Model confidence (mean pLDDT): 75 of 100. Predicted 3D model of RNase P RNA and transfer RNA as a complex of 500 nucleotides. It holds a member of the Rfam family "Bacterial RNase P class A". The family's RNA type in Rfam is ribozyme.

RNA sequence: CAGGCCGGACGGGCGAUCGCCGGGAGAGAUUGCUUAUGCAGUCUCCCCUGGAGGAAAGUCCGCACUCCAUAGAGCGCGAUGCCGGGCAACACCCGGGGUGGGGCAACCUGCCGGACCGGGCCACAGAAACAAACCGCGCAGCAGAAAACGCAGUGCGUUUUCUGAACGCAAGGGUGAAAAGGUGGUGUAAGAGACCACCGGCGCAGGCAGCAAUGUCUGCGGCCAGGCAACCCCCAUCGGGAGCAAGGCCAAGCAGGGAUGACGCAUUGCCGAUCCUGGGAUCGGCAAUGCGGGAGGCUGCUCGUCUCACAGAAUCCCGGGUAGGCUGCUAGAGCCUGGCGGAGACGCCAGGCCCAGAUAGAUGAUCGCCGGGGAAGAGGUUCGCCUUUUCCUUACAGAAUGCGGCUUAUAGACCGGCCUGUGGG
RNA sequence: GCGGGUGUGACGCAGUGGUAGCGUAUCUGCUUCCCAAGCAGACUGUCGUGGGUUCGAAUCCCAUCACCCGCUCCA
Numbered sequence: 001c002a003g004g005c006c007g008g009a010c011g012g013g014c015g016a017u018c019g020c021c022g023g024g025a026g027a028g029a030u031u032g033c034u035u036a037u038g039c040a041g042u043c044u045c046c047c048c049u050g051g052a053g054g055a056a057a058g059u060c061c062g063c064a065c066u067c068c069a070u071a072g073a074g075c076g077c078g079a080u081g082c083c084g085g086g087c088a089a090c091a092c093c094c095g096g097g098g099u100g101g102g103g104c105a106a107c108c109u110g111c112c113g114g115a116c117c118g119g120g121c122c123a124c125a126g127a128a129a130c131a132a133a134c135c136g137c138g139c140a141g142c143a144g145a146a147a148a149c150g151c152a153g154u155g156c157g158u159u160u161u162c163u164g165a166a167c168g169c170a171a172g173g174g175u176g177a178a179a180a181g182g183u184g185g186u187g188u189a190a191g192a193g194a195c196c197a198c199c200g201g202c203g204c205a206g207g208c209a210g211c212a213a214u215g216u217c218u219g220c221g222g223c224c225a226g227g228c229a230a231c232c233c234c235c236a237u238c239g240g241g242a243g244c245a246a247g248g249c250c251a252a253g254c255a256g257g258g259a260u261g262a263c264g265c266a267u268u269g270c271c272g273a274u275c276c277u278g279g280g281a282u283c284g285g286c287a288a289u290g291c292g293g294g295a296g297g298c299u300g301c302u303c304g305u306c307u308c309a310c311a312g313a314a315u316c317c318c319g320g321g322u323a324g325g326c327u328g329c330u331a332g333a334g335c336c337u338g339g340c341g342g343a344g345a346c347g348c349c350a351g352g353c354c355c356a357g358a359u360a361g362a363u364g365a366u367c368g369c370c371g372g373g374g375a376a377g378a379g380g381u382u383c384g385c386c387u388u389u390u391c392c393u394u395a396c397a398g399a400a401u402g403c404g405g406c407u408u409a410u411a412g413a414c415c416g417g418c419c420u421g422u423g424g425g
Numbered sequence: 426g427c428g429g430g431u432g433u434g435a436c437g438c439a440g441u442g443g444u445a446g447c448g449u450a451u452c453u454g455c456u457u458c459c460c461a462a463g464c465a466g467a468c469u470g471u472c473g474u475g476g477g478u479u480c481g482a483a484u485c486c487c488a489u490c491a492c493c494c495g496c497u498c499c500a
Base pairs, nucleotide, nucleotide: 001421002420003419004418005417006416007415008414010412012370013369014368015367016366017365018364020051021050022049023048024047026045027044028043029042030041031040032039033038053396057407058406060405061404062403063402064401065243066242067241068240072303073302074301075300077239078238079237080236081235082096083095084094085093086092097112098111099110100109101108102107113234114233118232119231120228121227122226134173135172136169137168138167142164143163144162145161146160147159148158149157150156151155181199182198183197184196185195186194200224201223202221203220204219205218206217207216208215209214247327248326249325250324256318257317258316259315260314263292264291265290266289267288268287269286270285271284272283273282274281275280276279294308295307296306297305298304320499321498334353335352336351337350338349339348340347341346371394372393373392374391375390376389377388378387379386380385426496427495428494429493430492431491432490435449436448437447438446443480451467452466453465454464455463473489474488475487476486477485
């Protein structure tokens, strides 16, 4: 110098003329209430001041906040899943462990409890995918044939080769994503962890390092057949539901109608009636208490709990009216600077700051100059670059309750660190 | 803002881990005096896009793009 990787912060500026929204102050006019002071509101003018983002986006997570509601339990359902830490919390972030992939590298990126709880799947090919032989190897055993030898009696025995059926093998080859761990030996008819040595994996018992995940070492054991849980499932942890269109208040307006009937039992007290008559028994009504039921709520169910009626506005059905205004609405797990602690995420301390709250949805339009990037021309040059002219271009994109993350989109330039290459010093 | 659904030949739709199907349309042949109908056959596919799990994905997981539907209050 060129290319690349990672991180941080920026992502147009200035001026003029008009045009917007919020807050504050002043002046003028005016309305309502009021004895007045005063309170509340509307319009006009003018001044001061604040006014979109790193993603405001996607709505994938977590929470704050509000209501159900007085607020629990179980099941179901859902989510997460290596270890340690951070945080209000999280599926996020930081630092580690194991494993796979890409890149020469700096770096980037996927996954992570359990397959010995149980079930299910592994197509096609292949003999065979929790069980067996297509090619092949064997002939020790059975039957037959040939040759040789020995003995002898036309028979017997032995050796070699071949064939057949049955049998043995899973070592070699083939198929496949994956088929009984690897090398060397013993052994065998031929083989095979069948056995042995070493190695690999697994299990058990320990030592060392580490908070841990894990790593490493020693000993014992032939235990050596799998894969898939982003299949069901099991285990651990967490989760009540709904959501600012939550919720609260006000104004206006019409037109309400119907349905849901299950209340029962017991105790006590009072009143009345009847019977017997010291006082009790029965019936009816009222009140209170308890138990059991009924309707509704607890946003899936069951317990449990709460509310409630003989008209409850609790639910449902039919019909009607209304889509209005205010509030919630921005001071926060807030931001900035500095210091300290920590590998880091982050935490603590000190000081400073207030930084949109709209509601058809506010920050825009025009003009001029400048800045960044690209191309071409001209001049100069110490060959690093500088000056000037013309043209093109200047990204992704806009709050709607708020915050912490993740994901996606993004022209261009800056700062810091690292890698590779070439050349120079 | 909240909830739900869809994306597969030219069109309309099935397909729920083993390599893409049906109907209509189009084309060809048969039949008929000719057409239609009927019969027989043929053709058209990056399964919205990208990444991942798996031996294998239209299907399972993650991310993203486009389209469609519903949601006021008073009782």